Source information
A computed fold for a 97-nucleotide RNA, annotated as THF (Tetrahydrofolate) riboswitch aptamer. It was read from a public genome assembly, where an Rfam model found it. Its mean pLDDT, the model's own confidence on a scale to 100, is 81. It matches the Rfam family "THF (Tetrahydrofolate) riboswitch aptamer". Rfam 15.1 lists 747 matches to the family in 747 species. For this family Rfam cites "A eubacterial riboswitch class that senses the coenzyme tetrahydrofolate" (Ames et al., Chem Biol, 2010). Rfam's curators write: Tetrahydrofolate (THF) riboswitch was first reported for Ames et al. as an RNA motif in 5' untranslated (5'-UTR)regions of folate transport and biosynthesis genes in Firmicutes genomes.
């Protein structure tokens, strides 16, 4: 110099344990800020925080009658795990020639 691969934020499924179901979370619109493969860069992706609209599925059993307790639901739910999936561009890194 040529080929080839690895790695973030995150996304999927899926197990486990919790939350709500008295409606928090989620998801949507604005503004604001902030992290984002080892360096450079930072977004049609992420997060948080602050406003707005917009909205939901609850049954069943116990007996010790409680803001209990269990069971079957429910939510575009949290969080751990595993597995798969994951940088446009430049330089790095690993392997080979």
């Nucleotide at each position: 110099g040529a080929c080839a691969g690895a790695g973030u934020a995150g996304g999927a499924a899926c197990c486990g344990c919790g939350c709500g179901u008295u409606a928090a979370g989620u998801g949507c619109c604005g503004g604001c800020g902030g992290a984002u493969g080892g360096g450079a860069g930072g977004u049609c992706g992420c997060c948080g925080c602050c406003g707005g609209a917009c909205g939901a599925a609850g049954a069943a059993a116990g007996c010790u009658u409680g803001u209990c307790u269990u069971u079957c639901g429910c939510g575009g739910u949290g969080c751990c795990g595993u597995u798969c999936c994951g940088c446009a561009u430049c330089c790095g890194c690993u392997g080979c020639c």